A computed fold for a 122-nucleotide RNA from Gaetbulibacter sp. S0825, annotated as SAM riboswitch aptamer (S box leader).
The model forms 91% of the base pairs in the Rfam consensus.
RNA sequence: AUGUUAUCAAGAAAGGUGGAGGGAUUAGACCCUGCGAAGCCUUAGCAACCCUUUAGCAAUAAAGAAGGUGCUAAAUUCUACCUGAAAAACGAUUCAUUUAUCGUGAUUCGGAUAGAUAACUC
Repeated sequence: AUGUUAUCAAGAAAGGUGGAGGGAUUAGACCCUGCGAAGCCUUAGCAACCCUUUAGCAAUAAAGAAGGUGCUAAAUUCUACCUGAAAAACGAUUCAUUUAUCGUGAUUCGGAUAGAUAACUC
């Protein structure tokens, strides 16, 4: 680097070093940052994918945390794509005191794409 499967609104930070950027990528928005960004190191923690134990034919369930990863601002920070679903409101026509149709459509939900992580795979 390729593909498959699962998960992604929960959870968990201090110190040292460093010295200006960072939040994956493109665009926009928004946010973090000299009260010290990224990166690196140490320690601590979170979680439970691999893992360990127990039950079970199995699927799976419960418990655990020594080890391999991962993670420790904001939903994967938000939006973008869909003749998807619902829909406040507005406009036009009709009707005549609120009915129907059409258009736009805040917003919400679902899905897709992309990405991240794990296990497996070539």
The sequence was found by an Rfam model in a public genome assembly.